[in-house]
Context: one part of a larger RNA
RNA sequence: ACCACGUUAAGGAAUUCGGCAAAUUAGCCCCGUAACUUCGGGAUAAGGGGUCCCUUUGGUUGUGAUCAUUUAUGUGAGCAAUCGGAGGGCGCAGUGAAAUGGCCCAGGCGACUGUUUACCAAAAACAUAGCACUCUGCUAACUCGUAAGAGGAUGUAUAGAGUGUGACACGUGACCAAUGCCGAAAGGUUAAGGCAAGGGGUGAGAGCUCCGACCCGAAGCCCCCUGGUGAAUGUCGGCCGUAACUAUAACGGUCCUAAGGUAGCGAAAUUCCUUGUCGGGUAAGUUCCGACCUGCACGAAUCGUGUAACGAUCUGGGCGCUGUCUCAACGAGGAUCUCG
Numbered sequence: 001a002c003c004a005c006g007u008u009a010a011g012g013a014a015u016u017c018g019g020c021a022a023a024u025u026a027g028c029c030c031c032g033u034a035a036c037u038u039c040g041g042g043a044u045a046a047g048g049g050g051u052c053c054c055u056u057u058g059g060u061u062g063u064g065a066u067c068a069u070u071u072a073u074g075u076g077a078g079c080a081a082u083c084g085g086a087g088g089g090c091g092c093a094g095u096g097a098a099a100u101g102g103c104c105c106a107g108g109c110g111a112c113u114g115u116u117u118a119c120c121a122a123a124a125a126c127a128u129a130g131c132a133c134u135c136u137g138c139u140a141a142c143u144c145g146u147a148a149g150a151g152g153a154u155g156u157a158u159a160g161a162g163u164g165u166g167a168c169a170c171g172u173g174a175c176c177a178a179u180g181c182c183g184a185a186a187g188g189u190u191a192a193g194g195c196a197a198g199g200g201g202u203g204a205g206a207g208c209u210c211c212g213a214c215c216c217g218a219a220g221c222c223c224c225c226u227g228g229u230g231a232a233u234g235u236c237g238g239c240c241g242u243a244a245c246u247a248u249a250a251c252g253g254u255c256c257u258a259a260g261g262u263a264g265c266g267a268a269a270u271u272c273c274u275u276g277u278c279g280g281g282u283a284a285g286u287u288c289c290g291a292c293c294u295g296c297a298c299g300a301a302u303c304g305u306g307u308a309a310c311g312a313u314c315u316g317g318g319c320g321c322u323g324u325c326u327c328a329a330c331g332a333g334g335a336u337c338u339c340g
Stems, first nucleotide, its partner, number of pairs: 002334002005331004010326002014324001019321001027051005036041001038167001052089012067074003090094001102319007109311002114126002130165007142151003168306004173236003178233002180229004187222003193216002198211005237255005264298001265295001276292005
């Protein structure tokens, strides 16, 4: 020097990507307890005090000696349990060991409990209740199977299946041009097949046999007047000018489009420029919080914006606490090393 521990002056996060690790806290009783809130919570919020032993005294409960009598009532010693009051004692310390929450503030994400990469990821991922759309009338749709058959279901649209979203609150805008799906009706094309003009072979002929135009003929595909449909896949502009300081543009013009992003939010888990600018917090803040909007490249169930509670979640700050550190020291155990 290594591994796992214990203690430490003064300071107390100066360490570090980051309080990682360690320390603090801890049981029970009493007092007390904020914002916010879905009125349930938040909450053991936070923050205080007590806790051992002896003596004495009082209450409550149970049992009940003794005594008194009207024999079923009083009296109530003692004992047991328990709750206080007062006085005193000891120690640094009384949940004296062990077991045994550190706390608070603000924000992102996900509502929550739950699930997951057996063996590097537990999460913001998955699921979830709720919401919505589509299909399905029962021999259901759908799934498995070549089939018989089975599940669905010994169910019947308040049921079953599929897809998306994901508690709750408020909302969910425009576009059907493209793609998809649904519907309707003409036309064109189109197989087997049908009908059959005509023709070939053979034959003396009757016949047998072969080929076969036109026409009729399904779904599908094409096309056009097509129609509908967004909680279907998706999409949601550009240029120029204009107000009595300047700046900006409520306003106007023009081009294109299927329609040009509405509400809300916004340097965001999204912002390149960027450590944007302003404010807060710090002595000092690329992080954080609140604003602004110039959104490179937010945006409404691939949901938008909020949100109490919850989280071994992520981010920032504070109190307490500490060997994380200034800066290391000592102790005890193991391992190493030497001899055997």